Annotation
The part of an RNA shown here (small-subunit ribosomal RNA, central domain) has 356 nucleotides and comes from an uncultured bacterium. The RNAcentral record of the full RNA draws on ENA, Greengenes and SILVA. It matches the Rfam family "Bacterial small subunit ribosomal RNA". The coordinates come from a structure-prediction model, not an experiment, and the mean pLDDT is 80.

Context: one part of a larger RNA
RNA sequence: CUGGGUGUAAAGGGAGCGUAGACGGCAUAGCAAGUCUGAAGUGAAAUGCAUGGGCUCAACCCAUGAACUGCUUUGGAAACUGUUAAGCUAGAGUGCAGGAGAGGUAAGUGGAAUUCCUAGUGUAGCGGUGAAAUGCGUAGAUAUUAGGAGGAACACCAGUGGCGAAGGCGGCUUACUGGACUGUAACUGACGUUGAGGCUCGAAAGCGUGGGGAGCAAACAGGAUAAGAUACCCUGGUAGUCCACGCUGUAAACGAUGAUUACUAGGUUGUGGGGGGUCUAUAAGACGUUCGGGGUGCCGCCGCAAAACGCAUUAAAUAAUCACCCUGGGGAAGUACGUUCCCAAGAAUGAAACUC
Repeated sequence: CUGGGUGUAAAGGGAGCGUAGACGGCAUAGCAAGUCUGAAGUGAAAUGCAUGGGCUCAACCCAUGAACUGCUUUGGAAACUGUUAAGCUAGAGUGCAGGAGAGGUAAGUGGAAUUCCUAGUGUAGCGGUGAAAUGCGUAGAUAUUAGGAGGAACACCAGUGGCGAAGGCGGCUUACUGGACUGUAACUGACGUUGAGGCUCGAAAGCGUGGGGAGCAAACAGGAUAAGAUACCCUGGUAGUCCACGCUGUAAACGAUGAUUACUAGGUUGUGGGGGGUCUAUAAGACGUUCGGGGUGCCGCCGCAAAACGCAUUAAAUAAUCACCCUGGGGAAGUACGUUCCCAAGAAUGAAACUC
């Protein structure tokens, strides 16, 4: 390489957009590059193969034949691929009419709670633990009442509920804004799928500059515990956590399951959104049923799974297209070296000796 694989054994890129490339709907007419077919030329000889022959046989040698699956030129075919022209509407997209949503960005704003400050009341404790102590308190704490400051997070609603490509998103209001869905069928007319490189986004921690700092809290200090205790418990406490701008680019970034399309029993008074119907009707609401498409769950055949767990119209079934990845196991090792990126930390790529 081929082949076979990638939920849990090695293996799905963290996610998207998209270049080259690969693949691609229905129908008509041409062309003939691929494809099929006829002919001609060439495809040296030897070797190899088949048949026959010569050395007593064989090796060896000789003759004849087929073959040399290729290349070039030329005549034809037009189903398929390709290509050109002019079309179609089932894919894809646009328009119009709607409802749903923690989708995003920015600004404003609300109440509860913690802490601190000021003032009042009030007096000896408070706090903490398994028990204590460190700590706070007669310079008046804890408790309680009133006022104020500041930062961060949004109880209930809240739900295997919703939205988003993933990361993720939750008080309320406003502005701007992305996507999906439903109905309709007016428009475009294959505009599609995937996607090496590339670009963009990407939790937490971390880094740079400047702010901010209530609570929490790595490091650190003290008190305990203990044989020890660089811990678990307690009292404190700095980075950080928050904001703006920039960097980093990794996670069990998980459904450990790439994207897209088609197709293959059902059940579900599961769930959220929508359409149609009936009723009351101003809005809105109620009712039961139905619908197909879309989302999100549970159960369960066929089928699948080296084996099992299990998956099962949200496939890990059956098929198709494209791209990443794996290649005996454990360690050495996600290390060394080299290269690229980064302010650094480090990231990406990624061995071998040796060893079991």